RNAcentral holds the full RNA, with entries from Greengenes. Predicted 3D model of a 350-nucleotide part of an RNA (small-subunit ribosomal RNA, central domain) from an uncultured organism. Its Rfam family is "Bacterial small subunit ribosomal RNA". Rfam links the family to the GO terms structural constituent of ribosome and ribosome.
Context: one part of a larger RNA
RNA sequence: CUGGGUGUAAAGGGAGCGCAGGCGGUACGGCAAGUCUGAUGUGAAAGCCCGGGGCUCAACCCCGGUACUGCAUUGGAAACUGUCGGACUAGAGUGUCGGAGGGGUAAGUGGAAUUCCUAGUGUAGCGGUGAAAUGCGUAGAUAUUAGGAGGAACACCAGUGGCGAAGGCGGCUUACUGGACGAUUACUGACGCUGAGGCUCGAAAGCGUGGGGAGCAAACAGGAUUAGAUACCCUGGUAGUCCACGCGGUAAACGAUGAAUAUUAGGUGUGGGGGAGCAUUGUUUUUCGGUGCGGCAGCAAACGCAAUAAGUAUUUCCACCUGGGGGAGACGUUCGCAAGAAUGAAACUC
Numbered sequence: 001c002u003g004g005g006u007g008u009a010a011a012g013g014g015a016g017c018g019c020a021g022g023c024g025g026u027a028c029g030g031c032a033a034g035u036c037u038g039a040u041g042u043g044a045a046a047g048c049c050c051g052g053g054g055c056u057c058a059a060c061c062c063c064g065g066u067a068c069u070g071c072a073u074u075g076g077a078a079a080c081u082g083u084c085g086g087a088c089u090a091g092a093g094u095g096u097c098g099g100a101g102g103g104g105u106a107a108g109u110g111g112a113a114u115u116c117c118u119a120g121u122g123u124a125g126c127g128g129u130g131a132a133a134u135g136c137g138u139a140g141a142u143a144u145u146a147g148g149a150g151g152a153a154c155a156c157c158a159g160u161g162g163c164g165a166a167g168g169c170g171g172c173u174u175a176c177u178g179g180a181c182g183a184u185u186a187c188u189g190a191c192g193c194u195g196a197g198g199c200u201c202g203a204a205a206g207c208g209u210g211g212g213g214a215g216c217a218a219a220c221a222g223g224a225u226u227a228g229a230u231a232c233c234c235u236g237g238u239a240g241u242c243c244a245c246g247c248g249g250u251a252a253a254c255g256a257u258g259a260a261u262a263u264u265a266g267g268u269g270u271g272g273g274g275g276a277g278c279a280u281u282g283u284u285u286u287u288c289g290g291u292g293c294g295g296c297a298g299c300a301a302a303c304g305c306a307a308u309a310a311g312u313a314u315u316u317c318c319a320c321c322u323g324g325g326g327g328a329g330a331c332g333u334u335c336g337c338a339a340g341a342a343u344g345a346a347a348c349u350c
C1' cells in the first nucleotide's frame, strides 16, 4: 500500500462555519475526455509459457506458436462517468400564516435565606462532635423583635420535560436578536452532502488589569484522631468563586457511539404543531417533527444495539487505530505573559 477496523478490546477530531478537494436528483439533446470496440504501426533478439526436435538423459541448444496485459495513429459506439445546452420538481432554499421554548445579549426589578451593623427584650451559656477541644460569650453572646447594609444564588413549579452545534441554559419584566417546528404549496430551480488546511465558539481550574467580596473555601493556622496524621472530623481563614475587558484552549468536553442520505415488524409513555370522526370541552383516530422505555428481523466476542441502530446500502465525505511499557514523553517547531497546550520519535525492555 491493499485489507480489516474505531459503544466497552488500540481507535470518532470538544463543537460549528467553510475555501480547495472528493461525491452528487429526474428526463431530453449535442460532444466524445474517461469507457467499450475494429484496423494499422510499434512493443528488438534472447528469456518466461506451450508444442516439437538435437546432444545416450538432463542441464544446454535449435524450430514453431502464444504472450509481451503497453503506447501511438486512425475509423466507429454512446449505456454509464464527464462536459455543453435548454427543461423539470421529489433534494435544498425563499415567501405567507401560526403556536412552543431555562436559545443568546443588555438593562431593570422581586422575595426567602446566610452574614454584618444599630436599637429593644433577656441571662449564662453558645457552638461543635463518635466523644471532645480549639473558638465565641458578663466589655452581655446564643435566642428573640424592629430597622439598616451588602453580595451571591434563585425553594416550590421541575418532569428519562424544554431549548441550543457543542460547551451549556432555570425568580420576574422589558428591549434587541438566532434557530427549530407545523400548515400552505405561492416562488427559485440541484442552488446539495462532506470537508484536509483555515476561521470561530468552547465547563471548571488558571493568568493579566480594574472593581467587588455575603456565603463557601484550595493554601495556611489552631483543636482533635492516630504509632505517626503534612488527611478524613471540628474552629477559623486567604487566593478563588462574582462583575468588566483581555488571555488561555483543556475535561470521563461521554451516548466513551463523526456528519449526511435512503431503507427495514409490532407495542407503550411523554412534550410541540396540524387534519378527520364522534361529541361536546372531552375522547377516538391519523399525520409531521422531537424525546424515552420495551421488543422482532438483522447485527454483535459477549454485554447489548434495534426507525434516535451498534441492522441494510462495497452508499458519500472527513477524522482516527495497528501489542504493553519507555511516553500523554525527548529533541525540534508553532502558540502562550506564565502555567502550559498542540505536534510527536528512538534506544532499551517484556
Base pairs, nucleotide, nucleotide: 004321005320006319007303008302012318014201015200016199017198021194022193023192025088026087028085029084030083031082033081034080035077036076037075038074039073040072041071042070049065050064051063052062053061054060091191092188093187094186095184096183097182098181103177104176105175106174107173108172109171110154115149116148117147118146119145120144121143125136126135162169163168206247207246208245209244210243211242215241216240220236221235222234223233258317259316260315261313262312263311267293268292269291270290272288273287274286275285276284277283278282298305299304323350324349325348332343333342334341335340
Its mean pLDDT, the model's own confidence on a scale to 100, is 86.